SAM riboswitch aptamer (S box leader) from Geobacillus sp., 117 nucleotides, folded computationally. Taxonomically the source falls in Geobacillus (Bacteria, Bacillati, Bacilli, Caryophanales). The RNAcentral record of the sequence draws on Ribocentre. Its mean pLDDT, the model's own confidence on a scale to 100, is 80.
RNA sequence: CGCUUAUCAAGAGCGACCGAGGGAACAGGCCCUAUGACGUCCGGCAACCUCCUUGUAAAAUAAAGGAACGGUGCCAAAUCCUGCAGAAUGAAUGGCUUUCAUUCUGAAAGAUAAGUC
Numbered sequence: 001c002g003c004u005u006a007u008c009a010a011g012a013g014c015g016a017c018c019g020a021g022g023g024a025a026c027a028g029g030c031c032c033u034a035u036g037a038c039g040u041c042c043g044g045c046a047a048c049c050u051c052c053u054u055g056u057a058a059a060a061u062a063a064a065g066g067a068a069c070g071g072u073g074c075c076a077a078a079u080c081c082u083g084c085a086g087a088a089u090g091a092a093u094g095g096c097u098u099u100c101a102u103u104c105u106g107a108a109a110g111a112u113a114a115g116u117c
Base pairs, nucleotide, nucleotide: 002116003115004114005113006112007111008110013042015041016040017039021032022031023030026083027082028081029080043075044074045073048071049070050067051066052065053064054063079109084106085105086104087103088102089101090100091099092098
């Protein structure tokens, strides 16, 4: 790098350093940022792995609850929103078609964890 599975609307600092861009990539929007963003350190959040209890069971698995020393992760905005497909509603036309707007569902892409060649 690839593949599989799960999750992605909750949560997380009036700290220190730094000094100009940042929000994954492309496009369109919309934002953050010298009242110092991004990043680093400290601090914190969460509970995927982990550990404990109850409990099922022949065993393994399932289920419920708890802990947070350890391996990761995360700490503006839904994964910031939309890009593809479908549905509903509304508008434009007298109607079909078509276009646009809003909402919902799914996919794709991405992120993270656990596993695997």